[in-house]
A computed fold for a 75-nucleotide RNA from a Deltaproteobacteria bacterium, annotated as transfer RNA. The sequence was found in a public genome assembly. It matches the Rfam family "tRNA". It is annotated as a transfer RNA.
RNA sequence: GCCAACCUAGCUCAGGGGUAGAGCAGCGGUUUCGUAAACCGCAGGUCGUGGGUUCAAAUCCCAUGGUUGGCUCCA
Numbered sequence: 001g002c003c004a005a006c007c008u009a010g011c012u013c014a015g016g017g018g019u020a021g022a023g024c025a026g027c028g029g030u031u032u033c034g035u036a037a038a039c040c041g042c043a044g045g046u047c048g049u050g051g052g053u054u055c056a057a058a059u060c061c062c063a064u065g066g067u068u069g070g071c072u073c074c075a
Base pairs, nucleotide, nucleotide: 001071002070003069004068005067006066007065010024011023012022013021018055026042027041028040029039030038048064049063050062051061052060
């Protein structure tokens, strides 16, 4: 340099046009002699970034950044 996949909550990941979700972590409560366990609830998001299409975009298109893998070139 080329190709592919990926980027969504603090972490690990779903969701591929019609209200953004789960598990874990966090916070509050219940239970308990007690607890890091169990149970109930709450909170937490510019969906990498910037544009475009659309009534409507995490989702489709374009550009761009990053991560991982593969390939190639050079000394």